[in-house]
Molecule: glmS glucosamine-6-phosphate activated ribozyme aptamer
Organism: Candidatus Fermentithermobacillaceae bacterium
RNA sequence: CGGAAUGAACAAGCGCCAGGACUUGCCGCAUGGGGUGCGGCAAGUUGACGAGGUUGGGGUUGAUCGAAAGAUUCGGCGGGUGCCCCACGGCUGGCCACGGCCGUAAAAGCGCCACAAAACCUCCGGGUGACCGGAGAACAAAUGGCAGCGGGUGGCCCGG
Numbered sequence: 001c002g003g004a005a006u007g008a009a010c011a012a013g014c015g016c017c018a019g020g021a022c023u024u025g026c027c028g029c030a031u032g033g034g035g036u037g038c039g040g041c042a043a044g045u046u047g048a049c050g051a052g053g054u055u056g057g058g059g060u061u062g063a064u065c066g067a068a069a070g071a072u073u074c075g076g077c078g079g080g081u082g083c084c085c086c087a088c089g090g091c092u093g094g095c096c097a098c099g100g101c102c103g104u105a106a107a108a109g110c111g112c113c114a115c116a117a118a119a120c121c122u123c124c125g126g127g128u129g130a131c132c133g134g135a136g137a138a139c140a141a142a143u144g145g146c147a148g149c150g151g152g153u154g155g156c157c158c159g160g
Stems, first nucleotide, its partner, number of pairs: 001159001014078004019074001020046012049066003055087006088103005093157006109149002111146003121136006
């Protein structure tokens, strides 16, 4: 020789179903009948499309990212790899303390690069039906990858 940074928010994604919505059958009412509407009973259908995510313990609960739709991907219950605290570990020239960021592929942030399924369309199959299963083709963001940019304070040590 130096003199830091830090703060908040937007209910699903795993399983289930007693509400809702929808379907079928039967019964009742409205109508002259059919059809249709409303109500009851029974049996069903639906109830989030993937990507991503777990050091240990405790706590907590509306726990990351986009896609589709624009109508219920509504509502509820349980779980949970999120978050918080503690411990341990990693990174920040070495060690220690404190702080920050992470979790063993152990900074965030910025830049660049890459990756999906469903929906839609085509086709096939199951169901009286709501709807369900299968095949083909397209597209994302974050995580991730990168010989890019980028990173503490104090003490001691090292270095200049």